RNA sequence: AAAUGAGUUUGAUCCUGGCUCCGGAUGAACGCUUGCAAUAUACUUAACACAUGCUAGUCGAAUGUUUUUAAAACAUGGCGCACGGGUGAGUAACACAUAAGAAACUACUUUAAAGAUUGAGAUAAUUAAAAUAGAUUCUUCUAUGAUAAAAAUAUCAAAUAUACAGAAAGGCUAAAUGCUGCUUUAAAAUGUGCUUAUGCAGGAUUAGGUCGUUGGUGGGGUAAAGGCUCACCAAGCCGAUGAUCCUUAGUUGGUCUGGGAGGACGAUCAACCACACUGGGACUGAGAUAAGGCCCAGGCUUUUAGCCAGCAGUGAGGAAUCUUGGACAAUGGGCGAAAGCCUGAUCCAGUAAUAUUGCGUGAAUGAGGAAAGCAAAAAAGAUUUAUCAUUUAAUUUUAUUAGGCGGUAAAUUGGCUGUAAAGUUCUUUCGCUAAUGAAGAUAAUGACAUUAAUUAGAGAAGAAGCUCCGGCUAACUUCGUGCCAGCAGCCGCGGUAAUACGAGGGGAGCGAGCGUUAUCCAAAAUGAUUGGGCGUAAAGAGUUUGUAGGCUGUAUUUGUUGUUAUAUGUAAAAUAAUAAGCUUAUUCCUUAUUACUGCAUGUAUUACACUUUUACUUGAGUAUAACAGAGGUUAACAGAAUUUUAUAGGAAAGAGUAAAAUCUAAUGAUCUAUGAAGGAAUGUCAGCGGCGAAGGCGGUUAUCUGGGUUAUUACUGACGCUGAGGAACGAAAGCAUGGGGAGCAAACAGGAUUAGAUACCCUGGUAGUCCUAGCUGUAAACGAUGGAUACUAGAUGUUGUGUAUUUUUUAAUAUGCAGUGUCGUAGCUAACGCGUUAAGUAUCCCGCCUGGGGAGUAUGCUCGCAAGGGUGAAACUCAAAGGAAUUGACGGGGGCCCGCACAAGCGGUGGAGCAUGUGGUUUAAUUCGAUGCAACGCGAAGAACCUUACCUACUCUUGACAUACUAGAAACUUUUCAGAGAUGAAUUGGUGCCUUCGGGAAUCUAGAUACAGGUGCUGCAUGGCUGUCGUCAGCUCGUGUCGUGAGAUGUUGGGUUAAGUCCCGCAACGAGCGCAACCCUUGUCCUUAGUUGCCAGCCUUAAGUUGGGCACUCUAAGGAGACUGCCGGUGACAAACCGGAGGAAGGUGGGGACGACGUCAAGUCAUCAUGGCCCUUACGUGUAGGGCUACACACGUGCUACAAUGGCGAGUACAGAGGGAAGCGAACCUGCGAGGGUAAGCGGAUCCCUUAAAGCUCGUCGUAGUCCGGAUUGGAGUCUGCAACUCGACUCCAUGAAGUCGGAAUCGCUAGUAAUCGCAAAUCAGAAUGUUGCGGUGAAUACGUUCCCGGGCCUUGUACACACCGCCCGUCACACCAUGGGAG
Repeated sequence: AAAUGAGUUUGAUCCUGGCUCCGGAUGAACGCUUGCAAUAUACUUAACACAUGCUAGUCGAAUGUUUUUAAAACAUGGCGCACGGGUGAGUAACACAUAAGAAACUACUUUAAAGAUUGAGAUAAUUAAAAUAGAUUCUUCUAUGAUAAAAAUAUCAAAUAUACAGAAAGGCUAAAUGCUGCUUUAAAAUGUGCUUAUGCAGGAUUAGGUCGUUGGUGGGGUAAAGGCUCACCAAGCCGAUGAUCCUUAGUUGGUCUGGGAGGACGAUCAACCACACUGGGACUGAGAUAAGGCCCAGGCUUUUAGCCAGCAGUGAGGAAUCUUGGACAAUGGGCGAAAGCCUGAUCCAGUAAUAUUGCGUGAAUGAGGAAAGCAAAAAAGAUUUAUCAUUUAAUUUUAUUAGGCGGUAAAUUGGCUGUAAAGUUCUUUCGCUAAUGAAGAUAAUGACAUUAAUUAGAGAAGAAGCUCCGGCUAACUUCGUGCCAGCAGCCGCGGUAAUACGAGGGGAGCGAGCGUUAUCCAAAAUGAUUGGGCGUAAAGAGUUUGUAGGCUGUAUUUGUUGUUAUAUGUAAAAUAAUAAGCUUAUUCCUUAUUACUGCAUGUAUUACACUUUUACUUGAGUAUAACAGAGGUUAACAGAAUUUUAUAGGAAAGAGUAAAAUCUAAUGAUCUAUGAAGGAAUGUCAGCGGCGAAGGCGGUUAUCUGGGUUAUUACUGACGCUGAGGAACGAAAGCAUGGGGAGCAAACAGGAUUAGAUACCCUGGUAGUCCUAGCUGUAAACGAUGGAUACUAGAUGUUGUGUAUUUUUUAAUAUGCAGUGUCGUAGCUAACGCGUUAAGUAUCCCGCCUGGGGAGUAUGCUCGCAAGGGUGAAACUCAAAGGAAUUGACGGGGGCCCGCACAAGCGGUGGAGCAUGUGGUUUAAUUCGAUGCAACGCGAAGAACCUUACCUACUCUUGACAUACUAGAAACUUUUCAGAGAUGAAUUGGUGCCUUCGGGAAUCUAGAUACAGGUGCUGCAUGGCUGUCGUCAGCUCGUGUCGUGAGAUGUUGGGUUAAGUCCCGCAACGAGCGCAACCCUUGUCCUUAGUUGCCAGCCUUAAGUUGGGCACUCUAAGGAGACUGCCGGUGACAAACCGGAGGAAGGUGGGGACGACGUCAAGUCAUCAUGGCCCUUACGUGUAGGGCUACACACGUGCUACAAUGGCGAGUACAGAGGGAAGCGAACCUGCGAGGGUAAGCGGAUCCCUUAAAGCUCGUCGUAGUCCGGAUUGGAGUCUGCAACUCGACUCCAUGAAGUCGGAAUCGCUAGUAAUCGCAAAUCAGAAUGUUGCGGUGAAUACGUUCCCGGGCCUUGUACACACCGCCCGUCACACCAUGGGAG
C1' cells in the first nucleotide's frame, strides 16, 4: 500500500483468442442548463501575415557648446542595452541528465599589496560667413556638404618598474589621516568556454562508412587542450554491442496512470539548450557572432523604411483559447554619490463554469390531519331465507367511530422512517440598499479600492438542472408506431400486446453542473524481468557442420571485477509523503522533517560467479581387440520377366470391359518352338528388422571410404554444450548439355459412360522417368514434437554385443551396455493423450508466435537461365476465426432386429357410365374452414323454404336476445284492408294468479341511459378438444460413482421376448410414467331363475295352440377354467425355446376400450370459452327471392358393369343385430306398380318393420355389344311437404349410350381374414351408391429378409444444431465507384 472483474464464438461445455464495458486523467471542444465566492489556468492549428500604441535607458559629482529665471536640448564620453520577456522552428547532438576532470577567461562585487610623470593634435554637436539645391506667393524654414574656432575619465605619442615585453585619470568636498574613481599584481565569489564515462526515439524493405579521414613530428592559431588549421610521414579509424543513411523529436526536474515493475506525456512553475522574416558574416565588448545593433544576399509589404515567436490588439487558419486596462504602491532590474529617472519584468484589475475547492437555492407548524368521496368495522331497529333451535348467515334503514385508503421489518396493543393543501409563524448565509472601513508600509509613499471585513434595513423574497431506467449497470409501467420512423459502447432492439424507438406518468444517479466526442494509462499475464507460450488452438528453421556470442566438471591458490555490507560526497528549488501553522472551513499559502530506490569515491568480507596458479579424472577424445549393417563412391557381372525382331509350325479370331467399342488380324494376328537385340528394375529371403544427420538406402562381386556398438587395459587432461550470420547436404517435379529409350506415362487422339463428361473405365501415345557434368532449394521435408545433460515405478516383445550359471550345448535361465516397439504408475495436459525414445522434474543455448480475412499478396532488395525461391507490409473489413471433448440429428457408413414393408398369393383402383368431394373457371353470390403421408363420401348422423353464415331488394335502431329505471296495460285473442313479406292501419272478445290489502310475480307497450349484438380479424396471443409419429418400446428420476465441465453410468454387454419381457454379468442400487395384467365382448362347463323363451317324456291342436314341465336351447346374474401348471429335449444348472399329454380353449386363446416423455408455432377464434383489435341508423336485426346444386376441364373416394362360376323365369330353405307412439302398422279390399282405402295388435323375448340374399331344384339363353349392361331422353303417375321451376325420392310404358377386364403407376388383406351376399340403424317431413353396426357363404399364400418404405438398439464420421428440405464453393446476370486496356 490493497493488487477484484463483467458481456460476447456453442444446442450446451472446457480451453485458446480477439473485440467491448465498469475506473482515473486533460491547456480540451461540442449540446442542454447556470446563483455566489476563493485559487489556478487560457492559440495544442499558420516559427502564417501584421494597422496602432507602448516594451532600455541613465549619469551635469567625466566633458563641450547653445540658450537661460528655473531648467532643458544636442554632441563627445562612461556604464547598461549579452539581463529581464517570448517561442520550440531546428537539433538524435557532449543538445540534455548524472558523476567526474584539466589546459582556461571572468565587467560590476569582496579581501590584500603596490602605483598614478610629461607632451600633442584631430573629430562631433554647436556658432559664424559664403555658395548651391529643395519647399513656399512672400517673410522664412529644413537637410546635406565645405571652410574657420575651442574640451575631457575621449584619442595619439613619450617617460618610469624590468631578464624581455608591458600601466594609469581624474572628480566632488565641510579642505582632513575625507569620499569616490583609475592602473598593476595575488586571491575569493559569480558566470562562461573546454574534455571524459554512462544514460537518453523508431527503421536492416538503410550494411558497409570515412581522405583532414585515424595517428605522429613540426609550424600557425585560440582565453584555453585538440587536425582547430597547414606542411611532411604512416595507413589507419568507425561498424551486427548496429556505423552510415532515412523518419520523427527541444532535453530535464517532473505530469497522468498503475499494487508495483512499468507505460504514455514534457501546457502552466523551475533548470539547461536553440531560435528571433530566410541564409551567411564579422565588428564592439569582460561577455554576442547580439529579438527592439551593423554588413552582404534573398522573400514579402503601403518601399529614404520595416519584419510583434516582448505587452495589448487585428486578420487568417481552426472544433478551439481573453483587455489595443491600471500602477511602478510592493518584489526585482538598469544608470546615478544621491534625490531620482526608466521598467507591458512585475503587482493588480477585466473576460471565460476551462479546472479544483467551499457556500447557497430555506426552516418550523399545520399532522391527534380540512371539505368531498369510497370501502370497512362495531351498535341499535326492521325484513327474509335456512334450521329442532340460535344475532349462524344474508338484505336493508338510522345515527356513530382519536381506525384505513403511504413504506419497511416484525408480531397480541406497539415502534421507526416519511408525509399533500389552504393557512400561520420564524430565520436571512449568499444576493440587494445604505453607512463605516484593516493589514499589505519601517519616517513618507496604496495601482488594487465602490477591496477584505463590520454595522443597519426590507423581504421566502432573486437562485436546479442534466443524463439514464433490456443485460453488463442503480432505476418500470401506459399510450403511439409496426423491420417504418428510429436506437445502439458490446451483445443487440423494432415485422400489431416493444420495460431497448417517440411521448406521458413514475423511478435511479450526479448536482451548478450533467452528458457526448477526442486522447493517454489501467483493466491487458493482450509482448509476460516481476509474469505467457510453440504435438492437435498462432508458433520448432528440411537436416547437419561451424564463426562470433551465451553457458560450462572436481580440488587448490592469487586478486576482489561483479555481488554483499558500511561510510562520505552529490542527487537545485518546486513537486510527492508526514506533521504543524494560516483559514469559520476546503483548495491554496508558509515552515519543518522524510523521500527522491541514482551516480561517484573510500573501507570491509570472499560463499557464489569472475580472475591468477598448480593438480585430478568421472565429461570429451585417442590407441588396442572384436562385431553388425539395403551407410556412401566407382567398376564389372548375373538370372527371371516385358517389348521388338528372324525362321518354322498353325488357322480365325485376339484384346478389352459391369457390358461394349475404338484397336490387332487371311499382306496370317493371338498361340507354340528355337535364335537374336535392347533398356529399365532387382522376386523369394523381408521382419513395428538393419544403416544413415536428414533427404534416403534392397540382385552378386571387387576397389576406395564415413559413422556406430561392445570389451579390456593404457594415454591426453575440460580439450565441452549450443550456435545469430556463414557453409555443405537436401524427395518428387522442373530447367539446361550430350546420350539413351524396354516398360510405364502428364499433354494429346480415339472409344465408351453421361443431360453434359475437357473426369473416373478402355485402346493408343509424346515430354518425362534412366546415364552424364550442372542448375533449382522447395514438400503433410511429419513424431505436425529443436539440440545437449541429469534425475524420476514397472510389465512385455525384438536387433547388436558382453558376462555368469546350467548342461538336453546352433540351446535355456539370469543380468549389463547400445538401439527399436507395445502397454502402463506417479506427474503433466483444455481435453485428446504423453509417460526413462516424456508432452514428467530441472539447467543451458538457438529458432519461432501474438484475433480472423486482406496475404505469404503488393512493393523494394536479393538468389535463379527460366519456372520461381528468400525477406515481407499497409489501406480496408468482421466480432468473431479456432482447438478438444459432449448430447442429438444426418450418412447413396457398419452390425443386430421388427412391421401386409418387400416377397408368395387373392381381390381392386387407374380405361367406361353414373354418384359424391376437391381444385380450377364462371357468377350479383357460387358462404366458411380442412391441403403430402396426417385435406379431398372431410366439419355435413342427410342445403327445395328453414338450416344459411353468401348475394339482390325492402325494413328496424336500447334493437331478434340479457340485466337495471320510470309510466301504463292482465296475458292472450277475433276479423278487415295495403304490401312479395317483414310490417303498417283499424277492429273483436277478455280482466286472470298470490296477498298481511300496503302490494307482489309473470307478460306486453312507450320513454330514457348504461349497454346489447357480431359465423368480423388474429389457432403465430390462448384454454379445451383432436390428428400424427405409434400400441412404436421407449421416456425419466433419487442416491451413489466417474469427469474441471457439458455430461456419463444406471438404460451398455451375453442370451431371450410381442415388449427396457425376463435371466445372468456389471459402480451401481432402487424407483416412476409406459409394456403386461386388472375392464368389456366372444369361445367351454356349472349354479340360480323360468315369461313373452324352450318342448325330452305325458295330454292336446291347423299351429308349443292349450294343459303340464324347466331336462335341453335361449335369456341374464354369479362362479369355474389356462398358470409354461405337467412330461421329454435344447440352453449356462438361468430366463426361455422346441415337441408332447390332458383339455372347449395352449403359450398375451380371438376382438375391443386403453395412446408414455415429447414432435409437427400440425388442426380448430365457424361447437364452446377467451385476451387484444375492429363495426355500432351497421361488419348488428327482420323479411322475400336467389345462391351453396353453375361447367371447357383436372384429381381423389365409391357404385354399376363389361357377362355363362352368368342373365332371365318358376319353385323352395336357413340368420343375426337393431327400431317403433306426431310411431311401427298385420290381415282384408283395390291398383301392372310406386301406392291408396279401411283397420287388428304393440311403448314390445308377446304385435309390427320382416318375404333375408347369395344358396338349392327345374327351364331358357349359347359368346352376340347379346335375353349382357343399364346411362340418357320422351310420355304417364305415386308419395312427402305452405311449396318439388331453379332443386326431391320412387313407379309404369317406351328409348337402350359408353363399356368386350383397362398404359405408366398404385391400394387393401395372413383366418372365420380376403372375396362375395343380403339385413338393420342414426340423421330425417321427404331425400344414400355415404357412414355405423349385423349376420350368411367362405378361400389362396408366406421359401425367406438381398432390395423398396417406416421404425427400434449399438457403433462410426461430421465444418450440421432452423439439425441434409442442413451447411456451403465458384461462375454468370445487374450496376459502373476505383484501376487497366480499347474506340471516339
Molecule: small-subunit ribosomal RNA
Organism: uncultured eukaryote